Predicted 3D model of a 173-nucleotide RNA (glmS glucosamine-6-phosphate activated ribozyme aptamer) from Aquibacillus rhizosphaerae. Lineage of the source: Bacteria > Bacillati > Bacilli > Bacillaceae > Aquibacillus. It was read from a public genome assembly, where an Rfam model found it. Model confidence (mean pLDDT): 78 of 100. It matches the Rfam family "glmS glucosamine-6-phosphate activated ribozyme aptamer". Rfam describes the family as follows. This entry contains a glucosamine-6-phosphate activated ribozyme that is found in the mRNA for GlmS. GlmS is an enzyme that uses fructose-6-phosphate and glutamine to generate glucosamine-6-phosphate. The ribozyme catalyses self cleavage of the glmS mRNA that is thought to regulate GlmS activity.
[in-house]
RNA sequence: AAAGAAAUAUAAGCGCCUGGACUAUUUUCCCGAACGUAGGGAACUAGUUGACGAGGAGGAGGAUUAUCGAGAAAUUUCGGCGGAUACCUCCCGGUUGCACACAUCUCAACCGAUAUGUUUUUAUUCGAAAACAAAGAGGUGACUCUUUGCACAAGAAUAAUAAUAAGAUGUAC
Repeated sequence: AAAGAAAUAUAAGCGCCUGGACUAUUUUCCCGAACGUAGGGAACUAGUUGACGAGGAGGAGGAUUAUCGAGAAAUUUCGGCGGAUACCUCCCGGUUGCACACAUCUCAACCGAUAUGUUUUUAUUCGAAAACAAAGAGGUGACUCUUUGCACAAGAAUAAUAAUAAGAUGUAC
C1' cells in the first nucleotide's frame, strides 16, 4: 500500500412510545338451523406506524408550545415524552455610521472567524426531500428499505444603483 473477515460507533427537525390507528397468531362472543374458512366485536401476546426536507453553534447564563417552507388531509405529518443550534440577558469579537486621514472611548444598528447598519430599484446566479412514476429487495401481514427518473418552496449569494444613519478626545496636515 492492496485485498478479505469480524466487532463497535454513526442521531440535534433529532430520538423515543405507556395513548390512538393498523397487522398477525391464539382464544372467545355476536350473528347463524348448524359447522365454519364469510361478516361484526373482545382479550392475550408479538409487531407496524408515529414529520418531508431547507436553514441554524463565538463564550456563559436563562427560559421553553424554538425558525422556514413542502406534501397530504379534512383527525393520523393524530396524541404524548425527551432533547436541541431559534429566542432573551451579559461578555468577547467583526462591519457600518460622526463633511478629509489615523487612533481611542462612548453610543446606535446589524452580524459571528464565510462576522451583513437601514431602506429603494435592477440584473444575474444558486436553491430540498418526502410526494409522484418505474424497477427491485425484505416481511404471513400491517409495513419497511434501495435504485433510477421527474420536479417544485421558503429563501440565499453576487454585482450595480439611489437615499439615509453620532458624540467626544487625541495625533497628523